Predicted 3D model of a 386-nucleotide RNA (Bacterial RNase P class A) from Phenylobacterium sp.
The source organism's lineage runs through Bacteria, Pseudomonadati, Alphaproteobacteria, Caulobacteraceae and Phenylobacterium.
RNAcentral holds the sequence, with entries from ENA.
The model forms 98% of the base pairs in the Rfam consensus.
A source record names the gene rnpB.
The coordinates come from a structure-prediction model, not an experiment, and the mean pLDDT is 80.
RNA sequence: CCAGACGGCUGGGCGGUCGCGGGUCUCUUCGGAGGCCCGAGGAAAGUCCGGGCUCCACUUCGACAUGGCGGUGGGUAACGCCCACCGGGGGUAACCCUAGGGAUAGCGCCACAGAGAGCAGACCGCCUGGGCUUCGGCCCAGGUAAGGGUGAAAGGGUGCGGUAAGAGCGCACCGCGGACCCGGCGACGGGGACGGCACGGCAAGCCCCGCCAGGAGCAAGACCGAAUAGGGAUCUCGCGCCGGAGCAAUCCGGUAGGGCCGUCGAAGGCCUGAGAGGUCCGGGUAGGUCGCGAGAACCGUCCAGCAAUGGACGGUCCAGAGGAAUGAUCGCCCAUGUCCGCUUCGGCGGGCGGGACAGAACCCGGCUUACAGGCCGUCUGGUUUC
Numbered sequence: 001c002c003a004g005a006c007g008g009c010u011g012g013g014c015g016g017u018c019g020c021g022g023g024u025c026u027c028u029u030c031g032g033a034g035g036c037c038c039g040a041g042g043a044a045a046g047u048c049c050g051g052g053c054u055c056c057a058c059u060u061c062g063a064c065a066u067g068g069c070g071g072u073g074g075g076u077a078a079c080g081c082c083c084a085c086c087g088g089g090g091g092u093a094a095c096c097c098u099a100g101g102g103a104u105a106g107c108g109c110c111a112c113a114g115a116g117a118g119c120a121g122a123c124c125g126c127c128u129g130g131g132c133u134u135c136g137g138c139c140c141a142g143g144u145a146a147g148g149g150u151g152a153a154a155g156g157g158u159g160c161g162g163u164a165a166g167a168g169c170g171c172a173c174c175g176c177g178g179a180c181c182c183g184g185c186g187a188c189g190g191g192g193a194c195g196g197c198a199c200g201g202c203a204a205g206c207c208c209c210g211c212c213a214g215g216a217g218c219a220a221g222a223c224c225g226a227a228u229a230g231g232g233a234u235c236u237c238g239c240g241c242c243g244g245a246g247c248a249a250u251c252c253g254g255u256a257g258g259g260c261c262g263u264c265g266a267a268g269g270c271c272u273g274a275g276a277g278g279u280c281c282g283g284g285u286a287g288g289u290c291g292c293g294a295g296a297a298c299c300g301u302c303c304a305g306c307a308a309u310g311g312a313c314g315g316u317c318c319a320g321a322g323g324a325a326u327g328a329u330c331g332c333c334c335a336u337g338u339c340c341g342c343u344u345c346g347g348c349g350g351g352c353g354g355g356a357c358a359g360a361a362c363c364c365g366g367c368u369u370a371c372a373g374g375c376c377g378u379c380u381g382g383u384u385u386c
Base pairs, nucleotide, nucleotide: 001382002381003380004379005378006377007376008375009374010373012333013332014331015330016329017328018327020039021038022037023036024035025034026033027032041357045368046367048366049365050364051363052362053217054216055215056214066213067212068211069210070209071085072084073083074082075081086100087098088097089096090095101208102207106206107205108202109201110200123148124147125144126143127142128141129140130139131138132137156174157173158172159171160170161169175197176195177194180191181190182189183188221290222289223288224287231281232280233279234278235277236276237275240255241254242253243252244251245250257272258271259270260269261268295317297316298315299314300313301312302311303310304309334355336353337352338351339350340349341348342347
């Protein structure tokens, strides 16, 4: 210098003008005005996982069902998250990926192709014997599984020996199996003998094993609480006339009266024909207040630990409302794209354009997803020079 791997930070700056939300203080003609302080994010997002908090349910323990998780050891309030390590796979390497318990508990499945797919099989081929022959080969009986072919997978692999041809048939190495020894907390790793190979794969099919799990969510929930309507208690005033029932309270039928059918008169129809007002009480609604931000908080320093993380000490206060404020504009600067001009080829000047993703709503820990550009650190491979 080129190519790459991993981790972290940042994600426009300053000033002027005009605004917005919250808190506090002062003034006020009670309408408000002014001063000061604070005012989004690394993801505030998706609402996927785990908690806090709240209400409901629940005597406790266990079992069953359902759902989730699944190498080992740690971390944590907890987790499906994080750290370290192990096994497997990829890469020359830095490093990356991994849904990674159990297949002799049982059941089920293994499509297509292929001769044969689960106590396996012989299509082509190879070999032996016999027969026929037009001398190319064909047929019959047997042996074999090396080679070919099918498949995701064909009952270990490579090589040597062996054989008629072959075959763990024999041997060496690799793989595999159950013990043993050594190392490690452990997953697991290493070792030398032994066994000729038995026990195919799928659990992201049912299932088995181990661990975890009550339900709903801030529209949770708590408090205050009108107007109007309705409920209850009590007080005051009122309840014409006729008939019937009843001892009475009261009830039933009719009627005078009253109201409506636009107005006046007549006729007719319908409704009403006993309630009205005051005071007090309780429930709910509208609305208001709380929940609501000093916490698993943030920033330093030190200590323990490989790390995740934990602890000690010191410092700081850091949005909170309600369908929702955190903005707009101008100037200069900062990077940056494009065009033009100049150039000592390093850049300089000017015009134009845009400045990523996005936006709190009870809070916290994670995961996932989105993100223009810029900066820093560690490491790997290649090349050149010293």